[in-house]
Molecule: glmS glucosamine-6-phosphate activated ribozyme aptamer
Organism: Acidimicrobiia bacterium
RNA sequence: CCCAAUCAAACAGCGCCAGGCCUCGGAUAUUCGAGGUGACGAGGAAGAGGGUCAUCGAACCACUCGGCGGAUGCCCUCUCGGCCGCUCACGGUCGUGACGCUGCGGACCAAAACUCGGAGGCGACUCCGAGGACAGAAUCCGCCGUGAUGUGAGGC
Numbered sequence: 001c002c003c004a005a006u007c008a009a010a011c012a013g014c015g016c017c018a019g020g021c022c023u024c025g026g027a028u029a030u031u032c033g034a035g036g037u038g039a040c041g042a043g044g045a046a047g048a049g050g051g052u053c054a055u056c057g058a059a060c061c062a063c064u065c066g067g068c069g070g071a072u073g074c075c076c077u078c079u080c081g082g083c084c085g086c087u088c089a090c091g092g093u094c095g096u097g098a099c100g101c102u103g104c105g106g107a108c109c110a111a112a113a114c115u116c117g118g119a120g121g122c123g124a125c126u127c128c129g130a131g132g133a134c135a136g137a138a139u140c141c142g143c144c145g146u147g148a149u150g151u152g153a154g155g156c
Base pairs, nucleotide, nucleotide: 014069015068016067017066019065020037021036022035023034024033025032026031040057041056042055046079047078048077049076050075051074052073080095081094082093083092084091086154087153088152089151090150099147100146101145103143104142105141106140107139114131115130116129117128118127119126120125
């Protein structure tokens, strides 16, 4: 460095709550205490640091409301790496399937919501199982067009 097998873990609509709303209990003329609620999947990582309003649709029509923190996005600097004809330096561009951009075509096992059946709780609510349907994208595949594909030195 490559291949194979086995096992395990993690994965950000991710965590939290003092506003709002709701429940229970006590006070009684507006308060106290204890609770509940507070984002459904798809997609997303070279490393470090800094900055920043961080992609896509679904559901509901109400609250996925409001707030705080975080985050694989984007920008900048550095390091490393691919490509730009063999080597090196610089420069450019990208990020390991490693040039950019416009346009076109296609693809995507969605999940919750819903229905049914259970479990827990005084309650607001929470959890589990089964059934079944429907997305879009800066995600993936492909096609055309267009721009770039360099400078210097050396070698052949």